The RNA shown here (c-di-GMP-I-GGC riboswitch aptamer) has 78 nucleotides and comes from a Nitrospinota bacterium. Its mean pLDDT, the model's own confidence on a scale to 100, is 86. Taxonomically the source falls in Nitrospinota (Bacteria, Pseudomonadati).
[in-house]
């Protein structure tokens, strides 16, 4: 630089419940843990979702739905 261990030291935090904010999609906090080796970052590539409408567009949500991108712990095998 690759790759990912029955590794080590940790991170994160799915549905769900409680608050609270949105017209909703969803979002944050808190509890929980389904799983993640990037489940860190980032929406000016694509999907899917909401919204309104001038009906085929716009505006939004999702990055834990995929692709690339960037940064980042560890060091076995190859």
């Nucleotide at each position: 630089c690759u790759c990912g261990a029955u590794a080590a030291a940790g991170c994160c935090a799915a549905a769900c419940c409680c608050u609270c904010c949105g017209u909703g999609a969803g979002a944050a906090g808190g509890g929980g843990a389904c799983g993640g080796a990037a489940a860190g970052c980032a929406u000016a590539g694509g999907g899917u979702c909401u919204u309104a409408a001038u009906c085929g567009u716009a505006a939004g949500a999702u990055g834990g739905c995929c692709g690339a991108g960037c940064u980042g712990c560890c060091g076995a095998a190859g």